Description
The RNA shown here (c-di-GMP-I riboswitch aptamer) has 101 nucleotides and comes from a mouse gut metagenome. The model forms 100% of the base pairs in the Rfam consensus. The prediction has a mean pLDDT of 84. RNAcentral holds the sequence, with entries from MGnify.
């Protein structure tokens, strides 16, 4: 000079970020995550699998019936895994850039 944690608030679906407060560090705690590498976070959307509501159907029996049974179809909520096009540079290596002694 920067500020974790944590508080408040705002933005986001979440990681997370910004702003005020607040220091746990930090001698690059400056920027670089859009294209130099490695690692971690979340997972809206996607997808897969479990699920089976409301309707509603096919098949067969059944009944006076739009009835009742029996299996099928299709399938919404939730539910769990995978998945970045989303973060994290205060996780590491690299890059840029850096005033006066």
């Nucleotide at each position: 000079g920067c500020a974790a944690a944590c508080c408040a608030u705002c933005g986001g679906a979440a990681a997370c970020g910004g702003u005020g407060g607040g220091a746990c560090g930090c001698a690059a705690a400056g920027c670089u995550a859009a294209u130099g590498g490695g690692g971690g976070c979340u997972a809206a959307g996607g997808u897969g699998c479990u699920g089976g509501a409301u309707a509603c159907u096919g098949c067969g029996g059944u009944g006076a019936g739009u009835u009742c049974c029996g299996u099928g179809g299709a399938g919404a909520a939730a539910g769990c895994g995978c998945u970045a096009u989303g973060c994290c540079a205060g996780c590491c290596c690299g890059g840029c850039c850096g005033c006066c002694g």